[in-house]
A computed fold for a 73-nucleotide RNA from an Acidimicrobiia bacterium, annotated as transfer RNA. It matches the Rfam family "tRNA". The prediction has a mean pLDDT of 82. RNAcentral records the identical sequence in 2 taxa. RNAcentral holds the sequence, with entries from ENA and MGnify.

């Protein structure tokens, strides 16, 4: 160099063009209960790799870029 997969909150994952201004688990923060922690309820911040395209409408389709990791000359 060519070809194929991956890529979402802090970590792990759902999502397969509208039903969902992206849902969950643990973790983080805040009250609540506790004498105090803990566990338990109950709220809350946080994420679609980047840029173009297509489409009324993209986390989802298509292309070129980063990153990752598999095969091959």
């Nucleotide at each position: 160099g060519g070809c194929c997969c991956c890529g979402u909150c802090g970590u792990c994952u759902a999502g397969c063009g509208g039903c969902c201004c992206a849902g969950g688990a643990c973790g983080c923060c805040g009250c609540c209960c506790u004498c105090u922690c803990a566990a338990g309820g109950c709220g809350g911040a946080a994420g679609c790799g980047g840029c173009a395209g297509u489409u009324c409408g993209a986390a989802u389709c298509u292309g070129c870029u980063c990153g990752g990791g598999g095969c091959u000359g």